[in-house]
């Protein structure tokens, strides 16, 4: 530098469920002083009979992030996860928390399955822990066959390990 693992990863679009008859809206009826803007300060803003936030009905009725499928498009540390740094948003502020981007570290070879948790998530799921399977690799030890004077080598095939900081050329 270039490959190869396969129910292989990933981005991205399409659709589909799911969120959710939720938010939101409009209208009605309670209701009567305080309430929104994650939380706290601290600003804004609504409202205090022109009656707010809430409660209730009717009617309309979303959407992000996740999640599956296909299809396209980049890939084989592909990627995932953990905790930290960093940026951006959530009120041009503080601490906090949160979501998304990022940055270097730490763990994970891939895929399934099951179990399971003071995690995550509104749900669908999803992470991890822990245990099986099956697969790829590469190193051992047995067996078979095969080549070659031997040193050794190649296929088959079983069993142990081993980890991608790995195999292969």
């Nucleotide at each position: 530098c270039a490959g190869a693992g396969g129910u292989g990863c990933g981005g991205u679009c399409a659709c589909a469920a799911g969120c959710a008859g939720u938010a939101g809206u409009a209208c009605c009826g309670c209701g009567g002083a305080g309430g929104a803007a994650c939380g706290a300060g601290c600003u804004u803003c609504c409202g205090c009979c022109a009656g707010a936030u809430g409660c209730g009905g009717u009617g309309c009725g979303a959407a992000c992030g996740g999640u599956g499928u296909g299809g396209c498009c980049g890939c084989c540390g592909a990627a995932g996860u953990c905790a930290g740094g960093g940026g951006u948003c959530c009120g041009u502020c503080u601490c906090g928390g949160g979501a998304c981007c990022u940055c270097g570290g730490g763990c994970u070879g891939g895929u399934c399955c099951g179990c399971u948790u003071u995690c995550c998530g509104g749900a669908a799921g999803g992470a991890g822990a822990c245990g099986g399977a099956c697969u790829g690799u590469c190193g051992u030890g047995a067996c078979g066959g095969g080549g070659g004077a031997a040193a050794c080598u190649c296929c088959g095939c079983c069993g142990c390990g081993a980890a991608g900081c790995g195999c292969u050329g």
Predicted 3D model of a 169-nucleotide RNA (Lysine riboswitch aptamer) from a soil metagenome. RNAcentral holds the sequence, with entries from MGnify. Its Rfam family is "Lysine riboswitch aptamer". Rfam's curators write: Riboswitches are metabolite binding domains within certain messenger RNAs that serve as precision sensors for their corresponding targets. For this family Rfam cites "Riboswitches Control Fundamental Biochemical Pathways in Bacillus subtilis and Other Bacteria" (Mandal et al., Cell, 2003). The coordinates come from a structure-prediction model, not an experiment, and the mean pLDDT is 80.